A computed fold for a 134-nucleotide RNA from an Actinomycetales bacterium, annotated as FMN riboswitch aptamer (RFN element).
The sequence was found by an Rfam model in a public genome assembly.
Rfam family: FMN riboswitch aptamer (RFN element). The literature on the family includes a 2002 paper in Nucleic Acids Res by Vitreschak et al., "Regulation of riboflavin biosynthesis and transport genes in bacteria by transcriptional and translational attenuation".
[in-house]
């Protein structure tokens, strides 16, 4: 270098203003965009991950006669939003130039991508380091 197996660390971003009794949710102009990967760098190609859903397992904890409920943490499997046209060029839905749209679930005197909840979670990764083997 590799491989293998332990640990540390790190891993989500965005608003003013105007109606109004109320609105960061409407108007109306802003502002953000996870992680991988892809002859050239992407929210909006392709995978992943988190919410959501089935199923499976099941620490533990409640009731108790056999059993029953509840149910951390795991494994499979499902749903899962949006781009197009021109230029450069070997190559580019990713860069230049135009002009577009999309954004879970609850909750909130008034409808939320931007408050406020789960979440001092989770987690796809990313970085080192250590012991073994080669």
């Nucleotide at each position: 270098a590799c491989g293998u197996g332990c640990u540390c660390a790190c891993g989500g971003g965005g608003u003013c203003g105007g109606u109004g009794u109320a609105a960061u949710u409407c108007c109306g102009a802003a502002c953000c965009g996870g992680c991988g990967g892809u002859a050239a760098a992407a929210g909006u190609c392709c995978g992943c991950g988190a919410c959501c859903c089935g199923c499976u397992u099941g620490u533990g904890u409640c009731c108790a006669u056999u059993g029953g409920a509840u149910g951390a943490a795991g494994g499979c499997g499902g749903u899962u939003g949006a781009g197009c046209c021109g230029g450069u060029g070997a190559a580019a839905u990713u860069c230049c130039g135009g002009u577009g749209c999309c954004g879970a679930c609850g909750g909130u005197g008034a409808a939320a991508g931007u408050c406020c909840g789960g979440a001092u979670g989770g987690g796809a990764g990313u970085a080192a380091g250590c012991a073994c083997g080669c």